[in-house]
RNA sequence: AAAUGAAACAGGCAAAUUCAUCGAAAGGUGAAGACGCAAAGCUUCGGGUCUAAAGCGUUAGCAAUGACAGCCGAGUUGCCAUU
Numbered sequence: 001a002a003a004u005g006a007a008a009c010a011g012g013c014a015a016a017u018u019c020a021u022c023g024a025a026a027g028g029u030g031a032a033g034a035c036g037c038a039a040a041g042c043u044u045c046g047g048g049u050c051u052a053a054a055g056c057g058u059u060a061g062c063a064a065u066g067a068c069a070g071c072c073g074a075g076u077u078g079c080c081a082u083u
Stems, first nucleotide, its partner, number of pairs: 002083004012037002017032006035070001041076003045073003048068003055062002
């Protein structure tokens, strides 16, 4: 430096759910809690998904500039071990 994650070590993250709080919602944040995770660290760059406030529409509905990195790809940084 590259590849790999069988076993192990050290440390790490934290789904559902509950409470509080922010938000129109999706969802975010904090605490409790662990289903899982070797990038479940970071970035919406491409795709996908969710929501639908403003706006458009008589209604039905459309609509991302909102959200998801624990949906996939890409970029970037990184722990331990093996080769």